[in-house]
The RNA shown here (transfer RNA) has 72 nucleotides and comes from a Bacteroidia bacterium. Taxonomically the source falls in Bacteroidia (Bacteria, Pseudomonadati, Bacteroidota). The sequence is in RNAcentral, with records from ENA.
RNA sequence: GGCUCCGUAGUACAGCGGAUAGUAUUCAAGUUUCCGAAACUUGAGAUGUAGGUUCGAUUCCUACCGGGGCUA
Numbered sequence: 001g002g003c004u005c006c007g008u009a010g011u012a013c014a015g016c017g018g019a020u021a022g023u024a025u026u027c028a029a030g031u032u033u034c035c036g037a038a039a040c041u042u043g044a045g046a047u048g049u050a051g052g053u054u055c056g057a058u059u060c061c062u063a064c065c066g067g068g069g070c071u072a
Stems, first nucleotide, its partner, number of pairs: 001071007010025004018055001026044006048064005
């Protein structure tokens, strides 16, 4: 260089063009406890960037950025 896969909460992952973007964990507060841990309740937190298609894009297309793999 060519081909290919991936990029979504701090972390690990879901998400059939119409979602309030979900689960676990994390963090904060509370309940409980003599204090912690555990458990339970509540809350906070995310779509790599820029365009395009579409009434509507996390989802489809293009380029770029970043990461993995194959090939020379």